A computed fold for a 136-nucleotide RNA from a Vulcanimicrobiota bacterium, annotated as c-di-AMP riboswitch aptamer (ydaO/yuaA leader). Rfam family: c-di-AMP riboswitch aptamer (ydaO/yuaA leader). Rfam describes the family as follows. This family represents a conserved RNA structure found upstream of the ydaO and yuaA genes in Bacillus subtilis and related genes in other bacteria. Its mean pLDDT, the model's own confidence on a scale to 100, is 79.
[in-house]
RNA sequence: CAUGGAUCACAGAGUCCGCCGAGGCAUCGGCGGAGCGGGGGACACCAAGGCAGGGGUGAACGCGCCGGUCGGCGCGCGGGCGAUUUCUUCCGUCCGAACCCGUCAACUAACCCCGUAUGUGUGGAAGAAGGAGCAG
Numbered sequence: 001c002a003u004g005g006a007u008c009a010c011a012g013a014g015u016c017c018g019c020c021g022a023g024g025c026a027u028c029g030g031c032g033g034a035g036c037g038g039g040g041g042a043c044a045c046c047a048a049g050g051c052a053g054g055g056g057u058g059a060a061c062g063c064g065c066c067g068g069u070c071g072g073c074g075c076g077c078g079g080g081c082g083a084u085u086u087c088u089u090c091c092g093u094c095c096g097a098a099c100c101c102g103u104c105a106a107c108u109a110a111c112c113c114c115g116u117a118u119g120u121g122u123g124g125a126a127g128a129a130g131g132a133g134c135a136g
Stems, first nucleotide, its partner, number of pairs: 008121004015034008035116006053104001054101004061076006077096006085129006
């Protein structure tokens, strides 16, 4: 310096177990299950719309100004991080994307279906509650 892994931690639903296979090992792949997450889907209730289509996951939106467009700025609002488990406040610092369904879906019991990835490396303060360990 490069490659393959491990430990701790962050965003996120994205973790764990069993069996089989590959491998010298670490580990990887396939199948199944549990857990977690998401969608569809009655009556009743409540409604809410569409024909300028509509809808879903997600924090990822609204308004104003500038700009030919891409975008930029400001305010409001939403989300994350700063590590004992949680909460509150202050301070600091970031994000407000992307993708999907395909004319179609409010809610919704039974029931049905899908996902279980990917990307990263922070380390300020005060208070409150709760828990654990050790000793007697």